Notes:
The prediction has a mean pLDDT of 82. This is a predicted structure of a 74-nucleotide RNA (transfer RNA) from an uncultured Mycoplasmatota bacterium.
[in-house]
RNA sequence: GUCCUAGUAACUCAGUUGGAUAGAGUAACGACCUCCUAAGUCGUAAGUCGACAGUUCGAAUCUGCCCUAGGACA
Numbered sequence: 001g002u003c004c005u006a007g008u009a010a011c012u013c014a015g016u017u018g019g020a021u022a023g024a025g026u027a028a029c030g031a032c033c034u035c036c037u038a039a040g041u042c043g044u045a046a047g048u049c050g051a052c053a054g055u056u057c058g059a060a061u062c063u064g065c066c067c068u069a070g071g072a073c074a
Base pairs, nucleotide, nucleotide: 001073002072003071004070005069006068007067010026011025012024013023019057028044029043030042031041032040050066052064053063054062
């Protein structure tokens, strides 16, 4: 330098024939339970879906370019 894969909550990930309020587990916080803690149960909050632009009535999803990480080739 060329190509491929990945980037979604604090962490690990799901979600791709585009359909509309973006989810799960863990962690955090609160309540219940307990003599107290842990465990358990219930609930709450947390995201501009890597950045920018484009296509579309509608984009996490398609297209272009850039950034980051990993890999293949040279």

Rfam family: tRNA. Rfam classes the family as a transfer RNA. Gene Ontology term of the family: triplet codon-amino acid adaptor activity.